[in-house]
RNA sequence: UACCCAUCCAGAGCGGCUGAGAGACCUGGCUCCGCGACGCCGCAGCAACCACCUUGCCCCGCGCACGCCGCGCGGGGACGGCCGGUGCUCAUGCCAGGACCGAUGGAGG
Numbered sequence: 001u002a003c004c005c006a007u008c009c010a011g012a013g014c015g016g017c018u019g020a021g022a023g024a025c026c027u028g029g030c031u032c033c034g035c036g037a038c039g040c041c042g043c044a045g046c047a048a049c050c051a052c053c054u055u056g057c058c059c060c061g062c063g064c065a066c067g068c069c070g071c072g073c074g075g076g077g078a079c080g081g082c083c084g085g086u087g088c089u090c091a092u093g094c095c096a097g098g099a100c101c102g103a104u105g106g107a108g109g
Stems, first nucleotide, its partner, number of pairs: 001108001004106005013043005021032003025098005044089003049085002052081002057077008093101001
């Protein structure tokens, strides 16, 4: 980072600093907010996109055995785990409409 792919109604908060708006943008709603929102930092947590692991389960190939059930090796998949790389932790991306929509991850350059 302008192209490509996937996801976005589940889940998960405390402390410190700061101090006025915030929920990406426009319109209309609605919500949060000096009982301190938003943001930043720390810690904790959630989740499982990537990486990694996986003795049990499923599928495929090869070999062996065989009356039947099987055994070994290799590959793939689902589930599961999760020390690592990200991400996320009011409300469905807050809702409806709009627009070269946006965000996050992966892949590529």

A computed fold for a 109-nucleotide RNA from Galactobacter valiniphilus, annotated as SAM riboswitch aptamer (S box leader). It matches the Rfam family "SAM riboswitch aptamer (S box leader)". Its family is annotated with regulation of gene expression in the Gene Ontology. The coordinates come from a structure-prediction model, not an experiment, and the mean pLDDT is 82. Lineage of the source: Bacteria > Bacillati > Micrococcales > Micrococcaceae > Galactobacter. The sequence is in RNAcentral, with records from Rfam.